[in-house]
Context: one part of a larger RNA
Molecule: small-subunit ribosomal RNA, central domain
Organism: uncultured bacterium
C1' cells in the first nucleotide's frame, strides 16, 4: 500500500452553507483528448524463458530465436467517457392559490405561587428528621386577613403531538422574518448532487464589561449520622442561574446509525393540507410528516427491516491490538480555563 470496514466489537467530523476538485438526465450533429486497432521507428549488451551446441556431466560458457507487457510518429474506426453546437424536460427551481406549526427576533402584557416589607387580628411555640439538633420565635414567630415591591419561571391543554440543519423551542397579544407541504396549472431548461481547505450556526458549565438578585445554589459555615464522614440527611449560604454586549467552541453534541438518488411484500396507528363518492358518523384513492410490528434480504448476536443495518450508483469523513494518550513537543486558536492538530520511548 492493496484490501476488508464505521448501530453496540477501533471507525460518521456536533450541524449546516459552501470555491477548488470528484461525480452527473434524455435526444441529434461534429470533433477525436480518452479509448480500440494496424504499421513504421526505437526499446544497447549480459540478465530471465524457448532451441541446439561445448568443457567426462552440472555450475558455467557459446550461438539462434522469442521477449522486452514502454515510448514516439502515422493511418483508420466512432460504442462508450471528455469538448463543441442544437434541442428536449422525467432532475432541479420560479411564478399563482391555500395552509399547519413551542422556528427565529423585537417589544408589550396577564395570572398562580414563593420570598421580602408595612398594617391587623392572634399566643407559644415553628421548623425539620428515620430520630434529632443547628436555625426562627414573647424585642410577638408560625397561622391568618389586606396592601405593596421585587425577580425568575409559565399549572391544566400536553400527546409515541408539532417545528428547526444541528444545538435547541412552551403564558397571551402586536410587529418583522427563516423553512416548509398541498392543489392546479404556466414558465426555466440540467441551472444537479457530494465538499478536501474556508465560512456560519453550536447545550450546559466557564471568562471579561454593566446591570439585576425573588427562588435554586458549587464553594463555605453550622447540626446530625459514623470507628472516622472533607459525603449521602437538616439549618444557612456566596458565586452562578436571569439581561445587555463580547469572548469560549466542547458534551452519552446519540438514532452511539455522513449527505444526495433510485430500487426492494404488507399490517395497524399519529401530523399537515388535497380529490372522489356518500345515508358525509365516515369510506376510498393519491401525497407529506411520524411511531409501533413485520416478509424477503442483511447481522457474530441483539436486532435493522420502503424513515434499512436490504439491493446499488455518487461524494466526503474516520479506523487498523491494549496501555502509554487524545498525553509530550511543536504549530494555529483563546484575556485565562483550555480547545485542536498530534507522536514516539517504554510495556503487556
Nucleotide at each position: 500500500c492493496u484490501g476488508g470496514g464505521c448501530g453496540u466489537a477501533a471507525a460518521g467530523c456536533g450541524u449546516a452553507c459552501g470555491c477548488a476538485g470528484g461525480c452527473g438526465g434524455u435526444u441529434g450533429a461534429u470533433u477525436a483528448a480518452g479509448c480500440g486497432a494496424g504499421a513504421u521507428g526505437u526499446g544497447a549488451a549480459a540478465u530471465c524463458c524457448c532451441u541446439g551446441g561445448g568443457c567426462u556431466c552440472a555450475a558455467c560458457c557459446c550461438a539462434g530465436g522469442a521477449a522486452c507487457u514502454g515510448c514516439a510518429u502515422u493511418u483508420c474506426g466512432a460504442a462508450c467517457u471528455g469538448g463543441u453546437c442544437a434541442a428536449c424536460u422525467a432532475g432541479a427551481g420560479u411564478a399563482u392559490g391555500a395552509g399547519a406549526g413551542a422556528g427565529g427576533g423585537u417589544g408589550g402584557u396577564a395570572g398562580a405561587a414563593u420570598u421580602u416589607c408595612a398594617g391587623g387580628u392572634g399566643u407559644a411555640g415553628c421548623g425539620g428528621u428515620g430520630a434529632a439538633a443547628u436555625g426562627c420565635g414573647u424585642a410577638g414567630a408560625u397561622a391568618u386577613c389586606u396592601g405593596a415591591a421585587g425577580g425568575a419561571a409559565u399549572a391544566c391543554c400536553g400527546a409515541u403531538g408539532g417545528c428547526g440543519a444541528a444545538g435547541g423551542c412552551a403564558g397571551c397579544c402586536a410587529c418583522c422574518u427563516g423553512g416548509u407541504u398541498c392543489a392546479a396549472u404556466a414558465c426555466u431548461g440540467a441551472c444537479g448532487c457530494u465538499c478536501a481547505u474556508g465560512u456560519a450556526c453550536g447545550a450546559a458549565a466557564g471568562c471579561g464589561u454593566g446591570g439585576g438578585g425573588a427562588g435554586c445554589a458549587a464553594a463555605c459555615g453550622g447540626g446530625a449520622u459514623u470507628a472516622g464522614a472533607u459525603a449521602c440527611c437538616c439549618c444557612g449560604g456566596u458565586a452562578g442561574u436571569c439581561c445587555a454586549c463580547g469572548c469560549c467552541g466542547u458534551a452519552a453534541a446519540c438514532g452511539a446509525u455522513g449527505u444526495c438518488u433510485a430500487c426492494u411484500a404488507g399490517c395497524a396507528g399519529c401530523u399537515c393540507g388535497g380529490a372522489u363518492u356518500u345515508u358525509a358518523u365516515a369510506a376510498u384513492c393519491a401525497g407529506u410528516u411520524u411511531u409501533g410490528c413485520g416478509c424477503a434480504g442483511c447481522u457474530a448476536a441483539c436486532g435493522c427491516g420502503u424513515u434499512a443495518a436490504g439491493u446499488a450508483g455518487a461524494c466526503c469523513g474516520c479506523c487498523u491490538g491494549g496501555g502509554g494518550a487524545g498525553u509530550a513537543c511543536g504549530g494555529c486558536c483563546g484575556c485565562a480555563a483550555g480547545g485542536u492538530u498530534a507522536a514516539a520511548a517504554c510495556u503487556c